This is a predicted structure of a 347-nucleotide part of an RNA (small-subunit ribosomal RNA, central domain) from a watershed metagenome. Its Rfam family is "Bacterial small subunit ribosomal RNA". The RNAcentral record of the full RNA draws on SILVA.
Context: one part of a larger RNA
RNA sequence: UUGGGCGUAAAGUGUGCGUAGGCUUUCCAUAAAGUCUCAACUUAAAUACCAAGGCUUACCCUUGGAACUGGUUGGGAUACUCAUGGAAUUGAGGAUUGGUCGGGAUGCUGGAACAGUUAAUGUAGCAGUGAAAUGCGUUGAUAUUAACCGGAACACCAAGGGCGAAGGCAAGCAUCUGAACUCUUCCUGACGCUGAGGCACGAAAGCUGGGGUAGCGAAACAGAUUAGAUACCUGUGUAGUCCCAGCCGUAAACGAUGUCCGCUAACUAUUAGCAACUUGUUGCUAGUGGUUUUAGCUAACGCGUUAAGCGGACCGCCUGGGGAGUACGGCCGCAAGGCUAAAACUC
Numbered sequence: 001u002u003g004g005g006c007g008u009a010a011a012g013u014g015u016g017c018g019u020a021g022g023c024u025u026u027c028c029a030u031a032a033a034g035u036c037u038c039a040a041c042u043u044a045a046a047u048a049c050c051a052a053g054g055c056u057u058a059c060c061c062u063u064g065g066a067a068c069u070g071g072u073u074g075g076g077a078u079a080c081u082c083a084u085g086g087a088a089u090u091g092a093g094g095a096u097u098g099g100u101c102g103g104g105a106u107g108c109u110g111g112a113a114c115a116g117u118u119a120a121u122g123u124a125g126c127a128g129u130g131a132a133a134u135g136c137g138u139u140g141a142u143a144u145u146a147a148c149c150g151g152a153a154c155a156c157c158a159a160g161g162g163c164g165a166a167g168g169c170a171a172g173c174a175u176c177u178g179a180a181c182u183c184u185u186c187c188u189g190a191c192g193c194u195g196a197g198g199c200a201c202g203a204a205a206g207c208u209g210g211g212g213u214a215g216c217g218a219a220a221c222a223g224a225u226u227a228g229a230u231a232c233c234u235g236u237g238u239a240g241u242c243c244c245a246g247c248c249g250u251a252a253a254c255g256a257u258g259u260c261c262g263c264u265a266a267c268u269a270u271u272a273g274c275a276a277c278u279u280g281u282u283g284c285u286a287g288u289g290g291u292u293u294u295a296g297c298u299a300a301c302g303c304g305u306u307a308a309g310c311g312g313a314c315c316g317c318c319u320g321g322g323g324a325g326u327a328c329g330g331c332c333g334c335a336a337g338g339c340u341a342a343a344a345c346u347c
Base pairs, nucleotide, nucleotide: 004318005317006316007301008300012315014201015200016199017198021194022193023192025088026087027086028085029084030083033081034080035077036076037075038074039073040072041071042070049065050064051063052062053061054060091191092188093187094186095185098182099181100180103177104176105175106174107173108172109171110154114150116148117147118146119145120144121143125136126135162169163168206247207246208245209244210243211242215241216240220236221235222234223233258314259313260312261311262310263309266291267290268289269288270287271286272285273284274283275282276281277280296303297302320347321346322345329340330339331338332337
């Protein structure tokens, strides 16, 4: 390279937007670049192939033929691809009418719990564990009541339920704002899909500066356990967890399943709409979530209209285990480190 693959064996970039590129609905006309066809010229000879001939045969040699692939020029064909022009609406998008939604941002507000402070009642224990001890408490704890204050998180509703590209999102209200779906009738007229680079977003932890700190709690200290106990258990407790601004850019970032389009049995939940009536049911359509199974697929497990089935477009990735996602180099980062990414050697 050809070929084979990527749910679990190696292999889908964490996610989106989008540049180049690749691919791209229907009809008509023109042109004829790709494509096809015909002709001419060329593609040296030798070699190779076929036939005949010459050395007594063979090797070898001679003659002739056919072939080969490419190129150039000219004449033609026009189904497909390309190009140009025109038309269309089913792909895509827009408008209109409301409805649905923990999507995002900002601000304000709330109650329960918890901790603290003050006051009151009240007296000897409380807390903790497998059992204890450290710890707290007669300077009055624990318990109960009232008030004030503080930070973080939002019980019930709540559900194999909803929204978001993913990460993720849940007290309530207001404002700003994104997207999807559905109904009606119109409009634009291929405006589309994918997407190397690129850009943006991206849990937790971590980092920088400034705040904040109730609870929890790496590190640390103490008490236990134990042969020891740098742990598991207990009591404290700093960073952190929270907010603002800025970095980091990674996760079992998982559905371990790239995005988009078409086709191929059912059932169920939910949202929206339509129709029918028996007015709360049935049926239909579209979207979303799920279930067991048909056909089919799969090495099996299993998947199965949300495909891992049958096909198409584009991208990413894989090629025995270890060495190693490491070294070196480069780029990025304040750092931690990230991205890219080998070889020797060994089995």
Its mean pLDDT, the model's own confidence on a scale to 100, is 83.